[in-house]
Context: one part of a larger RNA
Order: sequence, then structure tokens, then C1' cells
RNA sequence: GAAUGAACGCUGGCGGCGUGCUUAACACAUGCAAGUCGAACGAGAACUCUUCUGCUUGCAGAAGAUAGUAAAGUGGCGAACGGGUGAGUAACGCGUGGGUAAUCUACCUUCGAAUCGGGGAUAACGUUGCGAAAGCGAUGCUAAUACCGGAUAAUAUUCUUUGGACCUCGGUCCUUUGAAUCAAGGGUGGCCUCUUCUUGAAAGCUACUGUUUGAAGAUGAGCCCGCGUACCAUUAGCUUGUUGGUGGGGUAAUGGCCUACCAAGGCUUCGAUGGUUAGCUGGUCUGAGAGGAUGAUCAGCCACACUGGAACUGACACACGGUCCAGACUCCUACGGGAGGCAGCAGUGAGGAAUUUUGCGCAAUGGGGGAAACCCUGACGCAGCAACGCCGCGUGAGUGAUGAAGGCUUUCGGGUCGUAAAACUCUGUCAAGUGGGAAGAACCUAUCGAAUGCCAAUACCAUUCGAUACUGACGGUACCACUGAAGGAAGCACCGGCUAACUCCGUGCCAGCAGCCGCGGUAAUACGGGGGGUGCAAGCGUUAUUC
Repeated sequence: GAAUGAACGCUGGCGGCGUGCUUAACACAUGCAAGUCGAACGAGAACUCUUCUGCUUGCAGAAGAUAGUAAAGUGGCGAACGGGUGAGUAACGCGUGGGUAAUCUACCUUCGAAUCGGGGAUAACGUUGCGAAAGCGAUGCUAAUACCGGAUAAUAUUCUUUGGACCUCGGUCCUUUGAAUCAAGGGUGGCCUCUUCUUGAAAGCUACUGUUUGAAGAUGAGCCCGCGUACCAUUAGCUUGUUGGUGGGGUAAUGGCCUACCAAGGCUUCGAUGGUUAGCUGGUCUGAGAGGAUGAUCAGCCACACUGGAACUGACACACGGUCCAGACUCCUACGGGAGGCAGCAGUGAGGAAUUUUGCGCAAUGGGGGAAACCCUGACGCAGCAACGCCGCGUGAGUGAUGAAGGCUUUCGGGUCGUAAAACUCUGUCAAGUGGGAAGAACCUAUCGAAUGCCAAUACCAUUCGAUACUGACGGUACCACUGAAGGAAGCACCGGCUAACUCCGUGCCAGCAGCCGCGGUAAUACGGGGGGUGCAAGCGUUAUUC
């Protein structure tokens, strides 16, 4: 000199864009942060209102609306994403480059094939029991795209069998014998051409969607390898599933991953083992660079979710707002037993030099569910607080000498603050007030019109195009115009040398200053105050840290 997620002191006008628990991975009150689908399924209230009946005249009953709504349940998909934190980890964790002929991949896209016919349950609900509660049973009924058999089925899987080509261990392709195994479910809209009953409908036809299965793609993930990746030798030896093999098990898959047996290996001064510290990277800061330091915000990867362990479900978890066990802690209890997990967003206490609102909205972007409308979304978009940072603007401009008053100083002549002020002439940024007032909105959907496809069809449906309508948290915000008005807006540090800037008074080795050298013991440009000056400026200094 530059820099910071900074803090402290003094001061403080406005705006834009960012940033904001670096400490206790300490403990958490309260609210919200993951739901959705009635176009999978059965069932289904109440408040209230209307009408009627009975009459004891304000109650009872019934019907209708509320409403096939709310809430609950079965089932599907999602909840493994998004969001947080950096405790652990010196490791194939990360970075980079490869391998997978050793592997998986829900939803999505493309291309094939199929979607036949049956069965038994169960929640909800009713009745009932236990319990303080959390909750747990018994019994009876019922549905499905829930569950279970059967038929059919291949270029699928496994085993067997014949031969061949290419080749990169278990790969690809062609050919061949036999056997075993694995499928399904419907829903919504429309129509009467065909079939059946015959005005119309469905078991029929049709469109869309779903389901099963196969092949491929895309995406995501698993595993393996080369190289790189902190300090300590005041850590020199370490290792028994250890190193390798065979058989078996396990996994989507390789492998001591696990197991039985066999062999005795394997690593190491090119630093094993042990210890300490630490998430890694793109980047960031500094520097001419080489380097050094660092890893907040943003982005990629990893790990973790009160502490430790375990599996279940599932395409994916050994799962932050799931389950089970153990532990510590907190809470409830009828003492028998239960409940909980903010390192999600706000917020509280504690710790600390120190870090914000228990805000608004799903309007946009994105995500989940749904055919869609739509619902959910503390992701996100915004607003609030904080000079915490960067950037921009302002606090006025011109003229003005009797060099006014006043302060300070003086060699008493004067000098200086100083064109500074006053005064005169202007301007109108910001702030204030009044009025107008956005873009961000595209979709989706509805209606209308047109075209194409499907079809018996001009219907329905799907796709495309056009028109109209609808949707804004921010926000009456940005921005624009007008009004009046110099009016409301300057401080902080320093002045001995380094280092730009000097004098007076007070003090008297005292009080004090100080980054280094050093100053102060009666004329202190170094302490404290005044005047003057220098530097930066809505900031200026100090402290801490890095180069």
C1' cells in the first nucleotide's frame, strides 16, 4: 500500500447493488417449512335455511337444500428433490484423466407386442372391550388401478445342447435341441356404423389415458484405476482377514465384502505405522510475476442430522421434519406408562468483541401431485433491520475589501482566520409536499373461428394457429410533472523525524504520549487546551488477521 462475513471509538443526509452467529455440531417456547390425486376405491357428516306433521307455542319428528361438500380411510405418486451445517474425514474424500467385456436406473422420449378369465380378504363403517393418555384389541359387513391363483406369451431370464464369426475377462452377431420361470387393471369422454337388447343404452365401436412385457435413448447413480492433495522422525518399524489362492455365500455389480480350508505372505526412510490439524474444489485476497495466504456469500462434490447402532420400504435411503434398539437431556402422567429432537425459515436463552423480522406473496422462476382447474412449496420472489462493504449523488454557484465585527498572535507598526462572512444576483440535485403512474404477464384455462389426424361420422378426442377474456406480493413502488425553498444535510484523524502540516498558554521526569527512534526534570513545534494548518470525507481513526 491492498484486503476483510469484521469489531470498537467519535460522527452520520440520500439512493442502487450486495452481505449479515467466523464463538457453543450449545439447549430450544411458539408458528410455519411435503403434500397431492374423487378421471383408482368404498363410504360420507354437521352448523344453518326452507317446507310439512304433532301439538304441551317452543320442543320433537320427517323431507329437501347445504352436499356427494368437509373431515377421515384403502390405493397411487411424491416424500432419497429442494433447504441447512462443516462435527467427522489426510481418505479414491476431493480435483483431474480414464475404465466398467463387473453394474443398476422410477418418472421422460422413440419403436414393437399384449391388456383374457377368476378368487379370497381388509381398512373405513357398525357393535364392543382395555387404558389417565399415547394407543391397543375382539367381532360383523364392504370396495378397488390393494392382494392371490389360472390361461396365453417372446428376439426376456436361468439351465442344457450344435457349430461359427468378430473380440477389449462375464461382450456382440448368426445358427441349433430341450426344459423351467415371469404378465396385466382398469378409468374418463363421445357415438349408434357393426353385434346384443331395440325410442336409448352396453358386454359393442371409438379417442385419450393407465397397466404388463421387450428393445433403444436420455438422465441419474454404484464400483475400479493412474496422477495430485497439510505438519511432526522429539513417531521406525507396522499387519493375522493380515497378503494371496480354492470352494461357497452375499450384492445391481467386482472384490477378504463375508465364511471354510490351504499357503506365508503384504506395507515401509521414494516415510509405512502413530500423532496433530483440516471438509475438498472452481475460486477469493495479495503480488509485476513466481509465489504466499485463504476456502464467507455463488457453483460442483463429499459427509452429517440429539449421541451410538440397525435394518424396513423403495427405482434410488441404511432416510434432517420415517421405523426399531440403547444412551444423555427435556416434558406429560391417574406412577402403570408415554412424548420429543430448529446444523429448515423466523424467533428465544446461553456463549461472545460481534451478526437481522416470530414480515408479505405464490404475481414471476423452479419443484411435487393432478387429465385439468387447481392445491402445496419459509425453495424462490419481495419487503424490514444494520454505513457491514462497494458504487453514485448532495450538503450550493457567481460577484463581493471598509480587508467589517470577533478570535488568535505580535517586535504594538502589524499579521492571520479571509472572499471566508455579511450583502447582491442565480440554480434547484437529494430530502419535503401535490398530482399522474409502469415494465416485470408468458402461460394455463374458458369461449369463438380455422386447419390437420382419428373415425361410419360434420360428433367426441388430440395437435397446431388466430382472436377475446382472466391473473402483480413488491406497490400507488420505480419513473414523470408541478409547488415552494439556500432553506433540512460534516465530520474524523493528524501536524518532532520517518510523513503532508506551527505557534501561544498550562504542566514541570508530574500528569501524560508512543508504530519505531524517542518526548516530559520552568522558555516542550512530541503531554493537555486554544488559534492556525495538513489529509481523507458520510465517513474517519484504532484493534485483529493476510499478502

Source information:
Small-subunit ribosomal RNA, 5' domain from a metagenome, 547 nucleotides, folded computationally. It matches the Rfam family "Bacterial small subunit ribosomal RNA". RNAcentral holds the full RNA, with entries from SILVA.